[in-house]
Molecule: c-di-GMP-I riboswitch aptamer
Organism: soil metagenome
């Protein structure tokens, strides 16, 4: 110097993200989605259930999201 969880607020479909509070922790817990993982799955396709249509369940799926998961880059602390 930042600010985990928890809470309140917004924003999102969610995952998450902002903003107060809050201090779990961090020499890089600084900034970057470039590579690995992970996280959700509105949309998009399959499967069941229904007499279709609706809807509801499940499964895949990311162009969304995690830098406080690894790695990698750029800038930076200390000896």
């Nucleotide at each position: 110097g930042c600010a985990a969880a928890g809470c309140c607020g917004u924003c999102g479909a969610a995952a998450g993200a902002c903003g107060g509070u809050g201090u779990c922790g961090c020499a890089g817990a600084g900034c970057c989605a470039c590579g690995g993982g992970a996280c959700u799955a509105a949309g998009g396709c399959g499967a069941c259930g229904u007499a279709a249509g609706g809807c509801g369940u499940c499964g895949c799926u990311a162009c969304g999201u995690c830098a406080g998961c690894c790695g990698g880059g750029c800038c930076g602390c200390c000896a």